[in-house]
C1' cells in the first nucleotide's frame, strides 16, 4: 500500500415509533360511529458489524474404513472492535439501511 479472509440464518433483548387492535378525551344522527392523543403500561408490528442464545457452515486436528477418497462421528477454533453529522425505508421511527462508512487512535 495492494488483494483475499474474519459467515449467513433463526429466537429473544437494549431500543423504536404509531397503520391496525386495544385504551383515553371529546363530538353526534348514541351501545354504535367520528375525531383527536404514543407526554396511552398494553396487543401486534421494526429492531442490533461494534447486544445475547442456538443451529448450520467453514477451519484444524484425531477416529471409523484393508487401503484411499468420499462420507460419518468427537475435540478445539470461528478473533477484535472508539464512531459523528446527515440523508433513506415503511403509516412511522429507532442502536434498521446508507455504515467495521465519513472521521478517531
Nucleotide at each position: 500500500c495492494c488483494a483475499a479472509a474474519u459467515g449467513u440464518u433463526u429466537u429473544c433483548u437494549a431500543g423504536g415509533g404509531u397503520u391496525c387492535c386495544g385504551g383515553a378525551u371529546u363530538g353526534c344522527c348514541c351501545c354504535g360511529c367520528a375525531a383527536u392523543c404514543g407526554c396511552c403500561u398494553g396487543g401486534a408490528c421494526c429492531g442490533a458489524g461494534a447486544g445475547a442464545a442456538a443451529a448450520c457452515g467453514c477451519a484444524u486436528c484425531g477416529g471409523u474404513c484393508c487401503g484411499c477418497g468420499a462420507a460419518c462421528c468427537g475435540a478445539u477454533g470461528u478473533a477484535c472492535a472508539c464512531g459523528g453529522c446527515g440523508g433513506g425505508a415503511u403509516a412511522a421511527a429507532a442502536g434498521c439501511c446508507c455504515g467495521g462508512g465519513a472521521g478517531a487512535a
Guanidine-I riboswitch aptamer from Cohnella zeiphila, 105 nucleotides, folded computationally.
Lineage of the source: Bacteria > Bacilli > Caryophanales > Paenibacillaceae > Cohnella.
The model forms 100% of the base pairs in the Rfam consensus.
The sequence is in RNAcentral, with records from Rfam.
The coordinates come from a structure-prediction model, not an experiment, and the mean pLDDT is 84.